[in-house]
RNAcentral holds the sequence, with entries from ENA. The RNA shown here (transfer RNA) has 72 nucleotides and comes from a Nanobdellota archaeon. Its mean pLDDT, the model's own confidence on a scale to 100, is 83. Rfam family: tRNA. The family's RNA type in Rfam is transfer RNA.
């Protein structure tokens, strides 16, 4: 330079083009003399930027960043 795959919440990790979910974590409460554990609920996402197709885009395209691998 070139191919090719990934980027989604603090952390991994789903999502047939048609409400973004769960687990660990955080916060509140219940349990308990406290704490752990263990049971319930909440909040936490402009799905890497940024145009385009679409009635609708995390999912399709294009162009940039970044990260891994692979080629010259």
């Nucleotide at each position: 330079c070139c191919c090719u795959g990934c980027g989604u919440a603090g952390c991994a990790u789903a999502a047939u083009g048609g409400u973004g979910g769960u687990g660990c974590g955080u916060c509140c409460g219940g349990c308990u003399g406290u704490a752990g554990a263990c049971c319930g609920g909440a909040a936490g996402g402009u799905u890497g930027c940024u145009g385009g197709u679409u009635c609708a885009a995390a999912u399709c395209c294009g162009g940039c960043c970044g990260c891994a691998g692979g080629g010259a």